Annotation:
Predicted 3D model of a 1489-nucleotide RNA (small-subunit ribosomal RNA) from an uncultured bacterium. Its mean pLDDT, the model's own confidence on a scale to 100, is 84. The sequence is in RNAcentral, with records from ENA and SILVA. It matches the Rfam family "Bacterial small subunit ribosomal RNA".

RNA sequence: AGAGUUUGAUCCUGGCUCAGGACGAACGCUGGCGGCGUGCCUAACACAUGCAAGUCGAGCGGAGAAUUAGUGAUGAUUUAUCGGAUCUAAUUUUUAGCGGCGGACGGGUGAGUAACGCGUAGGCAACCUACCCUAGAGUGGGGAACAACACAGGGAAACUUGUGCUAAUACCGCAUAACAUAUCUGAGACACAUGUCUUGGAUAUCAAAGGAGUAAUUCGCUUUGGGAUGGGCCUGCGUCUGAUUAGCUAGUUGGUAAGGUAACGGCUUACCAAGGCGACGAUCAGUAGCCGGACUGAGAGGUCGAACGGCCACAUUGGGACUGAGACACGGCCCAGACUCCUACGGGAGGCAGCAGUGGGGAAUAUUGCGCAAUGGGGGAAACCCUGACGCAGCGACGCCGCGUGAAGGAUGAAGGAUUUUGGUCUGUAAACUUCUUUAAUCUGUGACGAAUAAAUGACGGUAGCAGAGGAAUAAGCCCCGGCUAACUACGUGCCAGCAGCCGCGGUAAUACGUAGGGGGCAAGCGUUGUCCGGAAUUACUGGGUGUAAAGGGAGUGUAGGCGGGUGUUUAAGUCAGAUGUGAAAUCCACGGGCUCAACUUGUGGUCUGCAUUUGAAACUGGAUAUCUUGAGUGUCGGAGAGGAAAGCGGAAUUCCUAGUGUAGCGGUGAAAUGCGUAGAUAUUAGGAGGAACACCAGUGGCGAAGGCGGCUUUCUGGACGAUAACUGACGCUGAGGCUCGAAAGCGUGGGGAGCAAACAGGAUUAGAUACCCUGGUAGUCCACGCUGUAAACGAUGGAUACUAGGUGUAGGGAGUAUCGACUCUCUCUGUGCCGCAGUUAACACAAUAAGUAUCCCACCUGGGGAGUACGGCCGCAAGGUUGAAACUCAAAGGAAUUGACGGGGGCCCGCACAAGCAGUGGAGUAUGUGGUUUAAUUCGAAGCAACGCGAAGAACCUUACCAGGGCUUGACAUCUUAACGCAACAUGCAGAGAUGUAUGCCUCUCUUCGGAGACGUUAUUACAGGUGGUGCAUGGUUGUCGUCAGCUCGUGUCGUGAGAUGUUGGGUUAAGUCCCGCAACGAGCGCAACCCUUAUCGUUAGUUGCCAUCAUUCAGUUGGGCACUCUAGCGAGACUGCCGGUGACAAAUCGGAGGAAGGUGGGGAUGACGUCAAAUCAUCAUGCCCCUUAUGUCCUGGGCUACACACGUACUACAAUGGCUGAAACAAAGGGAAGCAAUACAGCGAUGUGGAGCAAAUCCCAAAAUACAGUCCCAGUUCGGAUUGUAGGCUGAAACUCGCCUGCAUGAAGUCGGAAUUGCUAGUAAUCGUAGGUCAGCAUACUACGGUGAAUACGUUCCCGGGCCUUGUACACACCGCCCGUCACACCAUGAGAGUCGGAAACACCCGAAGUCAGUGACUUAACUAGUAAUAGAGAGAGCUGCCGAAGGUGGGUUCGAUGAUUGGGGUGAAGUCGUAACAAGGUAUCC
Repeated sequence: AGAGUUUGAUCCUGGCUCAGGACGAACGCUGGCGGCGUGCCUAACACAUGCAAGUCGAGCGGAGAAUUAGUGAUGAUUUAUCGGAUCUAAUUUUUAGCGGCGGACGGGUGAGUAACGCGUAGGCAACCUACCCUAGAGUGGGGAACAACACAGGGAAACUUGUGCUAAUACCGCAUAACAUAUCUGAGACACAUGUCUUGGAUAUCAAAGGAGUAAUUCGCUUUGGGAUGGGCCUGCGUCUGAUUAGCUAGUUGGUAAGGUAACGGCUUACCAAGGCGACGAUCAGUAGCCGGACUGAGAGGUCGAACGGCCACAUUGGGACUGAGACACGGCCCAGACUCCUACGGGAGGCAGCAGUGGGGAAUAUUGCGCAAUGGGGGAAACCCUGACGCAGCGACGCCGCGUGAAGGAUGAAGGAUUUUGGUCUGUAAACUUCUUUAAUCUGUGACGAAUAAAUGACGGUAGCAGAGGAAUAAGCCCCGGCUAACUACGUGCCAGCAGCCGCGGUAAUACGUAGGGGGCAAGCGUUGUCCGGAAUUACUGGGUGUAAAGGGAGUGUAGGCGGGUGUUUAAGUCAGAUGUGAAAUCCACGGGCUCAACUUGUGGUCUGCAUUUGAAACUGGAUAUCUUGAGUGUCGGAGAGGAAAGCGGAAUUCCUAGUGUAGCGGUGAAAUGCGUAGAUAUUAGGAGGAACACCAGUGGCGAAGGCGGCUUUCUGGACGAUAACUGACGCUGAGGCUCGAAAGCGUGGGGAGCAAACAGGAUUAGAUACCCUGGUAGUCCACGCUGUAAACGAUGGAUACUAGGUGUAGGGAGUAUCGACUCUCUCUGUGCCGCAGUUAACACAAUAAGUAUCCCACCUGGGGAGUACGGCCGCAAGGUUGAAACUCAAAGGAAUUGACGGGGGCCCGCACAAGCAGUGGAGUAUGUGGUUUAAUUCGAAGCAACGCGAAGAACCUUACCAGGGCUUGACAUCUUAACGCAACAUGCAGAGAUGUAUGCCUCUCUUCGGAGACGUUAUUACAGGUGGUGCAUGGUUGUCGUCAGCUCGUGUCGUGAGAUGUUGGGUUAAGUCCCGCAACGAGCGCAACCCUUAUCGUUAGUUGCCAUCAUUCAGUUGGGCACUCUAGCGAGACUGCCGGUGACAAAUCGGAGGAAGGUGGGGAUGACGUCAAAUCAUCAUGCCCCUUAUGUCCUGGGCUACACACGUACUACAAUGGCUGAAACAAAGGGAAGCAAUACAGCGAUGUGGAGCAAAUCCCAAAAUACAGUCCCAGUUCGGAUUGUAGGCUGAAACUCGCCUGCAUGAAGUCGGAAUUGCUAGUAAUCGUAGGUCAGCAUACUACGGUGAAUACGUUCCCGGGCCUUGUACACACCGCCCGUCACACCAUGAGAGUCGGAAACACCCGAAGUCAGUGACUUAACUAGUAAUAGAGAGAGCUGCCGAAGGUGGGUUCGAUGAUUGGGGUGAAGUCGUAACAAGGUAUCC
């Protein structure tokens, strides 16, 4: 620091995803040791058991225990002893109660709380503070009780009642007292408004307690001042989300008075006033403890608030007070609710969010441990006691850190495993083996610091550490290996099983699934999941955007707000600088120290970017003030304009009415029909009615803020512009809300209604046609008044100001110059266009009218869909508008440009593509192929062109692959191993359909060292053979097709961010990317052309088997002779736009001509660029993989491939007179021939037979027809046509039934030129006529060649088809056989509405009203004080009662949130469903709002 993913590729926008770090984590696999940390995130759910707050006997009275001293009863006896009750005193000790202090700390949790709760900075002149420190003063003298205890009761218990006794540092008076408090009153000082402080005077009020000690003394006690500590209250600033929460508030805001509090205060009450808060977000709703800090990040930020520390809140839920210095109190009290437990049913007890622990919940979180040794806390004079705070230990890889699982040598590169092209390679120095070491673990011994001391005191702990022993001994896993992302092979599987963070893998060769080998990464861990930050500049303060990607409000006016011209003076709010205080500690950073290092811990410094106070500066911003004119406005003069409103007027046209003329049509369309018209239309003439709109002018011309505005005149009226510089003096810009305007359609009321025209009707079109087209036609369009408030309301571009090259139009105005004159020329202001530089931009493009450079203000955007939808609010008569989500779903959606492909887009060009012609096909019969059907089988393949007389250049058997049946199993065929045998072949017989079986006969060959070896064959056996079995979508090779079309590319350069472009486009020209010219291109390659073959002319060479002019000869080039000619086949020549003229650009070229056998590639052939079609072929062949192996192999017989209601293709023969038949006469080329072609001759009507000359061929043979001539037929189903059938024959072949060909005789079908449609052909061509060949025993209407006869037509490129180039559009790229939309049907998902139903929450109103404070009352009760001798009375207090408030509860109507609901609405997603074809090309009616 980036990467993957939208596309065929590119750039951009934009989302999704990944790599990093972190965690109180959990889960999976695995697990050696130690240190330091850390551990219920869920149910603030419920809790058994134990412990967590006590202590003081030096406050007090008791009660007990022990010891000592004394006393010494009853009694025993030895008579002075024993015994020891009881009592007394002292000492030590325990403690239930009274009393004091503590229990408000420490510990837990985060439910509530959006708040002065927290943070930070201040204030209190409005406050309190036990214990502690310091200072002053004091501590005199009395009194009355209550626990304990005793007795008597109640109760199951908890507990409690009555009577009586008693002490105190418990309680109560009195005295004394102030620098205390209160009131009044002086003086001084200070301050911030109330005031505060100091110091006087007067009056009034208020204290106390003792204990220990022999004592000294000490610990307490009372009061007061100060301090410290800890709190209370107030304030500035900061502190989450929602406006689909916009208004909230009656103690509410303020005042006066009183009460209350430690204290201020509506804190409370009475009265008075009507305020207070809120768009700078009140109220309401949701969520949440806050912070120091933690994580992340470059930072700014974002997220979090476990552990440690500060603050707050809470303690089963709600309410309340008491005590106290402090609480409205976690381990206190009272009441109410829920729950649990005990109960004798009457009543009681309880509160783990303390430490352990249990149940439950959950993915998930520990021991019912040790100790007060240390640190700290409470009590105590102290010893000491208490302390689940704390110190330790235990459990958990939960985290961080450290260590180990050995080290060195060791090649036969062992074995094993994996793989293999079988050679090898990898695992791999890895192991074995040799040498060495012992950290950690184990065992033995020793053994701390922490302890502060004069000494004693250690839970941890016999721990850490140290020494020794022994042995490599006890110790490695997890994830990954397609890209991102480091790391590859084999097997299995076969869109299955599965993987997956994203893209995506898997349909028989998976580096992506599973396993194995190997490799990579990390390591006592490794992966996965979850969450946060980062990457993400993807909310943009730092640091984004809005013409087309998401995004400028439809427009104006203007409120709040924001921003704002020049100069001077002043101020000091912002700003800047200095100082001071604070910013707790911990954390973080730097440098050091301590544990062997590190984690950890610790010292010092820095940091804590903040806030406050204060001092200063005065440039800039702000405030105040003075002044200025350039911004802005006013005035004066002037011209332009579809600017607005109202009234009036005008002509053309449409329609209608009336009348005339006139007659059969009109109208409409692609073509028609509906419609109108003989009741007289259309047309035409005249007159009239009515409504709407204003041709030409007219112009990217004008005006307006936008919407918008168009005949003419008048009236009223707004704005802009130019000139001028008289006036004001910053008066300005923008503008959330608000207000106004706002096309069309639509709505309401009332008019109006000619034309046009939704809806609707009819006619067409169509498969349908609820459309497009036609004929009609109502709302509406028009007017008035009101509403609606939206448009692709667009320049898809908010407004204002300033600046930044030019050029050229146009509209309105002004000025200048020149000779009179400005229409021209120059300058200038305002508006409106085009081109264009810099610059900007993803590109397209924008470019002084910015999308450039800057400033200010407003509006808006943040992936696509769901959706501008739902719900709610507001507006509207309605239609609807405005504001405006979520669940769910996808990995894209999108912009611009590029290359292709495509278009029922355009331009240019070509082709038998059309046209012009000729002959056909499609109709008939037959042949042949295919489909279909049939069959035991009708083997297989080929499928638009480019399958279908195709593979097949020839199925009776064979072929043959198919079917039925019969056989064989190392096999019909090949190679090899081992063993045995000597046969095999041939001939004959028998069985059989044959294969085959069986029997008989015959009975090997070569070499030899004579042992044997080899060949051949048989039998048995192992490897294997074999397969026309599958996959042409695993392949090679071969082939078809576009297409013999003119194209397809590359190097370098240049342009572009890039894909790419350029070149190859353009102007000409050509059959051609053929050539020329031009050009940021210059060159080159594969194609084109040429080179090759053939044909046409000539020359030359050669002259047999060819030829014959001359000579001779013959029936005959038969022979002699000859090679001139023909011919043959070698070598050459020839044609190149070379020459001439026209055109053209001085080119290429083209047109015409000459010459020439041939003229513009002369004709024909071979030759097929880059590529396309997963085109064809596994059945020519080869071949991977899969499959069969007594069969899917192989042999044989028979059958089938030849079937036959039918459909199609390709051919042949015809339909006749341009003909048929008969007779007789001619003329080719190219081929073939030995298991062959076969002549002459003979036989037969003939097919053919007999026979056989000649010929391995320019020698012999096969071997011509149409045509010409003569005759006949006379237009008929014929003397046409020949199918079909009968019969008699011939040929080939073992064999002709299924199933061959030919002949004779007889038979004589359809067919009289062929519907829609469709094919070939441009010259020696079509048409027509025969000939030959291959295949082949035989079989040709097929195929491939050959020659004979031999035409017609082409104006031309509008149209059909195919192709090439350029251009255009595109939502296509599997590329139009593309893409894609909506309804319906089915399944699933989330969601809205819904008669309702259920539940929660927060308030409100009313009822009831616990505990309790307060107030009142208090006839009852009452120790202390007063009076009194006393009784008693008084003061005071209390029970009780009443009242205000008051929790829970009840009732009620609303609000709000959630769940659920028959039914219903749309939405989303799904494999190949149905119906159509809406969109993308002019998408076939341009599209869209």